The prediction has a mean pLDDT of 89. The part of an RNA shown here (large-subunit ribosomal RNA, domain VI) has 265 nucleotides and comes from an activated sludge metagenome.
Context: one part of a larger RNA
């Protein structure tokens, strides 16, 4: 654009589209079979391999604007403190996201038609025959069922819920305007994301910064003192600073304003 007003939510599943794997060990049984040796079907457990798929609560990884320590050397005038280069200087730890080597699930069970095969009753053909009428069993393979997408499924579906029957022009058609519900612009922004969409949110508000308080990292700051000739330790001090969760607070910025958006067969 369509879906016989116009929205806003939820669905139905026609179709389609993924998974579909293979061990090992135990019971049943040292049973059944077998002279022994050896050694089952059929059932039930229990535990793994490879692969998918989803997570980050723990175990680890990373983590270049988070803590520390530390060695050159340049500078701040000089101690002291620092802040620059050196792979992020290098070393020890590390929030959040991401991740795997970690966690969690899968394959299956079952039902339905069958393949090959195995049959039951049965004649053509007095026998026989699983077949010709007719009825069964049966496969990791089909069709369901598992997981995912799906109403452009134009065959365009269903339910619930909201707006309401305006102005103007026109000959039945129809045009053109202002509007509801409501949705967009445009603005803060993330559980999203190349853009786009999608999603919170726009002062009747916690959307983002910033402030505040907790937890989380790091591990005991600067400066005093105190003790030692001193390197240094101890005190003050589980201090200090801190990307980050979470939880508060309108300080700041989401102001302000635009546009569209039904009149019905």
């Nucleotide at each position: 654009c369509g879906c016989a007003g116009g929205a806003g939510a939820u669905u139905u599943g026609a179709g389609g589209g993924g998974a579909g794997c293979c061990g090992u060990c135990c019971c049943u049984a040292g049973u059944a079979c077998g002279a022994g040796a050896g050694g089952a079907c059929c059932g039930g457990g229990a535990u793994g391999g490879a692969u998918g798929u989803a997570c980050c609560g723990a175990u680890g990884g990373u983590g270049u604007a988070c803590c520390a320590g530390u060695u050159a050397u340049u500078c701040c005038g000089c101690c002291a403190g620092g802040a620059g280069u050196a792979u992020a200087g290098c070393u020890g730890g590390g929030a959040a996201g991401c991740u795997a080597a970690g966690u969690a699930c899968a394959g299956a069970a079952g039902g339905g038609a069958u393949a090959a095969g195995c049959g039951c009753u049965g004649a053509a053909a007095g026998c026989a025959u699983c077949u010709a009428a007719g009825c069964g069993c049966c496969a990791a393979g089909c069709c369901c069922a598992c997981c995912c997408c799906a109403a452009g499924a134009u065959g365009a579906g269903a339910u619930c819920u909201c707006c309401c029957a305006c102005g103007g022009a026109u000959u039945a058609g129809u045009c053109c305007g202002g509007u509801a519900a409501g949705a967009c612009c445009c603005c803060a922004g993330a559980g999203a994301g190349a853009u786009u969409a999608u999603c919170u949110g726009g002062u009747g508000g916690a959307u983002a910064g910033g402030c505040c308080g907790g937890c989380g990292g790091u591990g005991u700051a600067a400066g005093g003192a105190u003790a030692g000739c001193g390197a240094u330790a101890u005190c003050u001090u589980c201090a200090g600073c801190u990307a980050g969760c979470c939880g508060g607070u309108a300080c700041u910025a989401a102001u302000a304003g635009g546009u569209c958006g039904a009149g019905g067969g």